Background:
The part of an RNA shown here (small-subunit ribosomal RNA, 5' domain) has 474 nucleotides and comes from an uncultured forest soil bacterium.
Context: one part of a larger RNA
């Protein structure tokens, strides 16, 4: 504050006192509208959004159908209304209690807060009809009589706008019922007393043993009841030629849960993550009387673990709530940060260069090989570096990202390669060392003196900012 009454500060202005002849100066008081701040009453929202998967083998989920057995705030369609009054109470003030959390008493005041009364087009209830229809109970439309039940104002000079009450149309949502479908164990074979049905009631928005009184004795089960174990379900994901198998992270739909268990209140909607009450476990404060709390929100801490991130920026965008609006709130969200965790792209140079340098390794000592490889010469400039410009995302304004992406200039090969393997499967071989030792190993198997299988070296093969190993799924 555009529902309401306050409180505090500023203030136009008015006024008092002092000084002065006066203008004026200084000090003080009151103070509308307005501006700023602030708690309270009232309204709406807090049932959305966000998290998690404990429980649940169930109409929870999926799919198909049904409600003639139902509800719905805000939004939307249409119609009819919005009359007359009343009493309170917070804030505030006073007294008081308490360590605190908080509370008691007395007094004042307002409302779109609360309450009588009036009116009632619809609506609802009861009774009496009519027509049409259907799906068993019945449904729809319509007539008469009787009865009951409404409302709130605010802004604006006004026009008007926003509201309020009753009924109604739609949209979107919720509730309920049913068929079918989707785990393991028979080393679980019988289960069940509100149990199965009826009658009457209660309760609910609504059907119903949902609950209750009475009556009957039913109901389920080898087409697997009951019990036990496991598990959120689905769209989908992984794999596979498919059939199938395994899984249900991220995204989306539904369900369930919010320290554990129980309960209701408010509300259109909850039996309610950051509401209330009770009990319990735990943690904290205490003046020992008594109090406070609930990260399965976003960050973050500890613990556990083989292992999983920043106590970051912004509401600029999208979306949500409230508001007439300005706007406020929004760890939803948009972004940035960390991690080769994954996927994709790029670079670590290019060309020329044989007396095939030196060096290494092998050697039948002739040589062979690493190898155009290096050196050397000539180039290029991705990425990175330095300097300059600089967005889209925003439709008028508004940009966290961000001086980011991108563009231009400068310089110069400089700053950038590893891992596994080479017995067969399986692509890639020699030398030395070792001597059933040390060791390898996915399977077969290697090693006991010439080991392509161990270790090292040279060479080779395969992948590459990764490569191997382990676990797991197909």
């Nucleotide at each position: 504050g555009a529902g309401c009454g306050g409180u505090c500060g500023c203030c136009a202005u008015u006024u008092u006192g002092u000084a002065g002849c006066a203008a004026u100066a200084c000090a003080g008081a009151a103070g509308a509208a307005g501006c700023g701040a602030u708690a309270g009453c009232g309204g709406c929202a807090g049932a959305c959004g966000g998290g998690u998967g404990a429980g649940u083998a169930a109409c929870a989920c999926g799919u198909a159908a049904c409600c003639a057995a139902u509800c719905u705030a805000c939004c939307u369609u249409a119609c009819c209304g919005u009359c007359c009054g009343g009493g309170a109470u917070a804030a505030c003030c006073a007294a008081c209690c308490g360590a605190a959390a908080g509370g008691u008493u007395a007094g004042c005041u307002a409302a779109u807060a609360c309450c009588u009364g009036a009116u009632a087009c619809g609506c609802c209830u009861a009774u009496c009809g009519a027509a049409c229809g259907g799906c068993a109970u019945c449904g729809u439309u319509u007539g008469a009589u009787a009865g009951u039940g409404a409302a709130a104002g605010c802004a604006g000079c006004a026009a008007u706008g926003c509201g309020c009450g009753g009924u109604u149309u739609g949209a979107a949502g919720a509730g309920g019922u049913u068929g079918c479908g989707g785990c393991c164990c028979a080393u679980u074979a019988g289960c069940c007393a509100g149990u199965u049905g009826g009658c009457g009631g209660g309760g609910u928005a609504a059907c119903g043993g949902c609950c209750c009184a009475c009556c009957a004795a039913a109901g389920c089960a080898a087409c697997g009841a009951u019990g036990g174990g496991u598990a959120g379900c689905u769209g989908g994901u992984c794999u596979g030629a498919g059939a199938g198998g395994a899984c249900g992270a991220c995204c989306a739909g539904c369900c369930a849960c919010a320290c554990u268990g129980g309960g209701a209140c408010u509300g259109a909607g909850a039996c309610a993550c950051g509401g209330c009450c009770c009990a319990g476990a735990c943690u904290c404060c205490u003046a020992c009387g008594g109090g406070a709390g609930g990260c399965a929100g976003c960050a973050g801490u500890g613990a556990g673990g083989a292992a999983u991130u920043u106590u970051c920026c912004g509401c600029a965008a999208u979306g949500g709530g409230c508001g007439a609006a300005a706007g406020c709130c929004u760890g939803a969200c948009g972004g940035a940060g960390c991690g080769a965790c994954g996927c994709c792209g790029c670079g670590u140079g290019c060309a020329c260069g044989a007396g095939g340098a030196a060096g290494g390794u092998c050697u039948u000592c002739g040589g062979a090989u690493c190898g155009u490889a290096a050196a050397g010469u000539g180039c290029u400039g991705u990425c990175g570096a330095g300097g300059g410009g600089g967005a889209c995302g925003a439709u008028u304004a508004u940009g966290a990202c961000g001086g980011u992406a991108c563009c231009c200039c400068u310089g110069g090969a400089g700053g950038a390669a590893g891992c596994c393997c080479c017995g067969g499967c399986u692509a890639a071989c020699u030398a030395c060392g070792u001597g059933c030792c040390a060791g390898c190993a996915g399977c077969c198997g290697c090693g006991g003196u010439a080991a392509u299988a161990c270790g090292u070296a040279g060479g080779g093969g395969g992948c590459a900012a990764g490569c191997g190993u382990u676990g797991u799924u197909c």

Model confidence (mean pLDDT): 84 of 100. Rfam family: Bacterial small subunit ribosomal RNA.